[in-house]
RNA sequence: UCCACGAAGGGGCAAACCGUCGGUAACGGCGGGGCGCAAAACUAUCGGUCCGUCUUAGUUUUGACGGAUAGCGGGGUUGCCGAA
Numbered sequence: 001u002c003c004a005c006g007a008a009g010g011g012g013c014a015a016a017c018c019g020u021c022g023g024u025a026a027c028g029g030c031g032g033g034g035c036g037c038a039a040a041a042c043u044a045u046c047g048g049u050c051c052g053u054c055u056u057a058g059u060u061u062u063g064a065c066g067g068a069u070a071g072c073g074g075g076g077u078u079g080c081c082g083a084a
Base pairs, nucleotide, nucleotide: 012037013036017032018031019030020029021028022027035071041077042076043075045074046073047072048069049068050067051066052065053064054063
């Protein structure tokens, strides 16, 4: 000097639940509220899960399409501080 790790400091986000609005629904927005998170920032690209419609079968099952979930996991992009 570079890489890995991430103590400390300064901060950040915001689960469940409640109120309210939107949506057939999953779920999302806003306010309250904090379970937690070093990427709990962004991205629906891959898989998983959830919702809706059709379809197959006609008890279940199968498949297709549309939607949701980034705080389910992988991938991609970006990012504050820098002790041992």
Molecule: c-di-GMP-I riboswitch aptamer
Organism: uncultured Alphaproteobacteria bacterium